c-di-GMP-I-GGC riboswitch aptamer from a Bacillota bacterium, 87 nucleotides, folded computationally. The sequence was found by an Rfam model in a public genome assembly. The coordinates come from a structure-prediction model, not an experiment, and the mean pLDDT is 88. The source organism's lineage runs through Bacteria, Bacillati and Bacillota.
[in-house]
RNA sequence: AAUGAUAAUGGCAAACCUGUUGAAAGACAGGGGCGCAAAACCAAGGGUCUAAGGUUUAUUUUAACUAUGACAGCCUGGUUGCCAAAA
Numbered sequence: 001a002a003u004g005a006u007a008a009u010g011g012c013a014a015a016c017c018u019g020u021u022g023a024a025a026g027a028c029a030g031g032g033g034c035g036c037a038a039a040a041c042c043a044a045g046g047g048u049c050u051a052a053g054g055u056u057u058a059u060u061u062u063a064a065c066u067a068u069g070a071c072a073g074c075c076u077g078g079u080u081g082c083c084a085a086a087a
Stems, first nucleotide, its partner, number of pairs: 003084002011036002016031006034073001040079003044076003047071003053066004
């Protein structure tokens, strides 16, 4: 450097519940624990989610499109990191 176990020290925390925040997706905090060897950080590329604002539309308050918003626990990529058996 690479690899990752019935190893060891630990770490993170899904769904759900409560509170806060946001138009929403979502985020934050507490509880919780599905899982994760980078489930640490980064929105560069792809993908997915939402649609406040904008555009179009209709049977007039519907429907469709749209990211400048979001997701790193979707993938690729970049940076950093604990331990050590087997190969």